[in-house]
Molecule: c-di-GMP-I riboswitch aptamer
Organism: Paenibacillus sp. NFR01
RNA sequence: UUAUUCUAAGGGCAAACUGUCCGAAAGGGCAGGACGCAAAGCAAUGGGCCUAAGGAUGGGGAUCAGACGCCUCUAGGGUUGCCAUGCCGCCAAA
Numbered sequence: 001u002u003a004u005u006c007u008a009a010g011g012g013c014a015a016a017c018u019g020u021c022c023g024a025a026a027g028g029g030c031a032g033g034a035c036g037c038a039a040a041g042c043a044a045u046g047g048g049c050c051u052a053a054g055g056a057u058g059g060g061g062a063u064c065a066g067a068c069g070c071c072u073c074u075a076g077g078g079u080u081g082c083c084a085u086g087c088c089g090c091c092a093a094a
Base pairs, nucleotide, nucleotide: 012037013036017032018031019030020029021028022027035081041087042086043085045084046083047082048079049078050077054074055073056072058071059070060068
């Protein structure tokens, strides 16, 4: 100096679950906690997946009057610890 493979040391992140707060929900923040992670660092840009408050020119439907804890569709809501892509990057023994 380098990072193809194996790997030492130092350090890093933190799933489930619990408490609390935010949210209609999915999910998220903080604290505890570690299943894992070499990009489990950053970005919702593309695909996937989750949710459906609001909306529908959709369906059902009580009632004189289309009410509604109903069904279906729908993301401008989420997820980067689902994948891709872009940007950036720590340590350094043999």